[in-house]
Context: one part of a larger RNA
């Protein structure tokens, strides 16, 4: 891990619906007693009880009515069917579908480990150091002092036994539930052991670490209360049919849990009340839109009031490129602003149409963690596969085709069976079912098959002007002059550092008081500009399609792949097919319906039918000429399931109806064996 077996809504009992059965204005016995009997059984007596047959009122108290009241104004509850069984829904008290703490509280067992602590006993090779104290001598008046000997002190030293545990390695399913190697501390001491003994869990010990109290310890093991409780996890065993949820409000020491309502079922009544479109008639402040009001808020005028200057002893006066109310004018702004004001929604309503629902009471419920999406808002950064909210949709609880793959996108709702057909969306080389389909046009980027600001003589449309056979655009030849080196300035400044300026005149086909290089200033060079060659188009704005650059990231990959260029890209049009569990056709099932005919996806949960397993009772069979059991083939049934045969087996066992449960197993880190 597998495979067998066992493993979870049960019993009593109060209550409250449904079914079904007895009696009924009644219903019924308990307890205990008789008798039978095979009985935990059966009758039969027993009417105590207990529901009901009258309500209202807090009560007093009235009564088919009573309460309220100042009221026979009005309102508010009643105004003749129940009772006992039995079955089953649910529920309330019990453990109350099962399995699960960590805890708590009682009585008891432990100090043979270990902590402390009493009694009584042993242990500590070997070497070192050399304290008091004593002696001898030196020394002093006399001590004090020294020198040398003796002596053997010490929580003294080195270091074995012995106690310990410093570093490190190995070992980590170990040789070992703490050890082995090397290393390292104490070792006459607050030393180490042996025996006996004390101290108990709301305790004890403790040179203290919550340590230790037997491999346990922030409160010890054992047994008991005990099934402790567990808004929590997990599991919870056949089959088919029918309808089918919610992830919301409200209130909660509530937030992952309740309780009501909401949504589902199922019954019983009313019965068509109900929905959705159309038409008619309403309320309304939203989108826009406006500045009539509340604010925000641009410039101008205009003009209080202030500042600043001037003038004054001081009033008064003058002024002003300051600031700025109130007005006009202008150009804007708002969820909490509104002279205005839609679309939808929404509310009521006869009719029409299409649909099939709707409500009142009554039994059972699940549900309160939602998700993406697309619309309208808010928070957030006009961030999130974020978060609060509304409106719709999928998924949740829906499989199918389709997006390569992809709960929530997009087509579309599976009742079954068909090697029959038409379509959606999406698609039509190829993988891979169908167009290498038709017209037109567009891209060169593999653009398509990722992305912004901004950039660019990419190409296609298309408009609008300027120049041009009187010869334009580009190219090439030639010319580009004179006053003048304009005038200031300046070292210089001469077209060209810099100011200035009706940049002005002549000569001319043209030619700037100068367009760039360029010199120290000149000089050069080239431009504008003209002529001349040449010979037909050439500039300049805008618009608008498909490409271009812009573009670096953490495994290897921005058409699913191959591989596509007048396409197998992109627009724009047509035709044809594929292409789904949709639809259509054929056969069958079930449910409702006179019948046509409709329906039949489904978690949570509601309803209804059934199979199967053990027993019991009544009936009626099977079986040594072979029962159950197993095995294995054939077979029926819509599904649990049934049945025959044949082999094995050796002794019970099925079928109808009733009744009754220890009555289905794949899951619970489930229990027991076994492999």
């Nucleotide at each position: 891990g597998c495979c067998a077996a066992c493993g979870a809504g049960u019993u009593a009992u109060g209550g409250u619906g449904u079914g079904c059965g007895g009696c009924a204005a009644g219903g019924u016995u308990a307890a205990g007693g008789a008798g039978c009997u095979g009985g935990a059984g059966c009758u039969c007596c027993g009417g105590a009880g207990c529901c009901g047959u009258a309500g209202g009122g807090a009560a007093a108290c009235c009564g088919a009515g009573c309460c309220u009241u100042a009221a026979u104004a009005g309102g508010g509850c009643a105004g003749a069917a129940g009772u006992c069984g039995u079955a089953u829904g649910c529920u309330g008290u019990a453990g109350a579908c099962c399995c699960g703490a960590a805890a708590c509280c009682g009585g008891g067992u432990g100090a043979c480990c270990u902590a402390u602590c009493c009694a009584u006993g042993u242990g500590c090779a070997g070497g070192u150091u050399g304290a008091a104290g004593u002696g001898u001598c030196c020394g002093u008046a006399a001590a004090a002092g020294g020198a040398c000997a003796u002596g053997g002190a010490g929580g003294a030293c080195c270091g074995a036994a012995c106690c310990c545990a410093u570093a490190u390695c190995u070992g980590u399913u170990g040789a070992a539930a703490a050890a082995g190697g090397u290393u390292g501390g104490g070792a006459u001491g607050a030393c180490g052991u042996g025996u006996g003994g004390a101290u108990a869990g709301c305790g004890g010990u403790g040179a203290a670490a919550u340590u230790c109290c037997a491999a346990u310890c922030g409160a010890a093991c054992c047994c008991g209360g005990a099934g402790a409780u567990a808004g929590c996890u997990g599991g919870u065993u056949c089959u088919c049919c029918c309808c089918g949820a919610a992830a919301u409000a409200g209130c909660u020491u509530u937030g992952g849990g309740g309780c009501u309502a909401g949504c589902c079922u199922c019954g019983u009544a009313u019965u068509g009340a109900g929905a959705u479109g159309c038409c008619u008639g309403g309320a309304g402040g939203u989108a826009g839109a406006g500045c009539a009001c509340u604010g925000a808020a641009u410039g101008u005028u205009c003009u209080a009031g202030g500042g600043g200057c001037c003038u004054u002893c001081a009033c008064c006066g003058g002024u002003u490129a300051c600031c700025a109310a109130a007005a006009a004018c202008u150009a804007u702004c708002a969820a909490a602003c509104u002279c205005c004001g839609a679309a939808u929604g929404c509310c009521a309503g006869a009719g029409c149409a299409u649909c099939a629902u709707a409500u009142a009471c009554g039994g059972g419920a699940g549900u309160c963690a939602g998700a993406c999406c697309a619309c309208g808002u808010g928070a957030g950064a006009u961030a999130a596969g974020u978060u609060u909210c509304g409106u719709g949709g999928u998924c949740g609880a829906a499989a199918g085709g389709g997006a390569a793959a992809c709960a929530g996108c997009c087509c579309a709702g599976a009742c079954c069976g068909c090697c029959g057909g038409c379509u959606a969306a999406g698609g039509u080389c190829c993988c891979a079912a169908a167009a290498u389909a038709c017209a037109g046009a567009c891209u060169a980027a593999g653009u398509g098959g990722a992305a912004a600001a901004g950039g660019a003589u990419g190409u296609g449309g298309g408009a609008u002007u300027g120049c041009a056979c009187a010869g334009a655009c580009a190219g090439c030849u030639a010319g580009g002059a004179u006053g003048u080196u304009g005038g200031c300035u300046c070292a210089g400044a001469a077209g060209c550092a810099g100011c200035c300026a009706u940049u002005c005149a002549u000569u001319c086909a043209a030619a700037g008081a100068g367009u760039g290089c360029g010199u120290a200033a000149u000089a050069g060079c080239u431009c504008a500009c003209u002529a001349g060659u040449c010979g037909a188009g050439u500039g300049a704005u805008c618009c608008u399609g498909c490409g271009c650059c812009g573009a670096a990231g953490a495994u290897g990959a921005a058409c699913g792949g191959g591989g596509c260029u007048a396409a197998a890209g992109u627009c724009u049009g047509u035709u044809a097919c594929c292409g789904a569990a949709g639809c259509c056709g054929c056969g069958g099932a079930u449910a409702c319906g006179u019948a046509a005919g409709u329906a039949u996806g489904g978690u949570a949960g509601g309803g209804g039918a059934g199979c199967a397993u053990c027993c019991u009772a009544u009936a009626g069979g099977g079986a040594g000429c072979g029962a159950a059991g197993c095995a294995g083939u054939u077979u029926c049934g819509u599904a649990a399931g049934g049945a025959a045969c044949u082999g094995u087996g050796g002794a019970c066992c099925g079928u109808a109806u009733a009744g009754g449960a220890g009555a289905g197993a794949g899951a619970a880190u489930g229990u027991u064996g076994g492999c």
Molecule: large-subunit ribosomal RNA, domain II
Organism: fermentation metagenome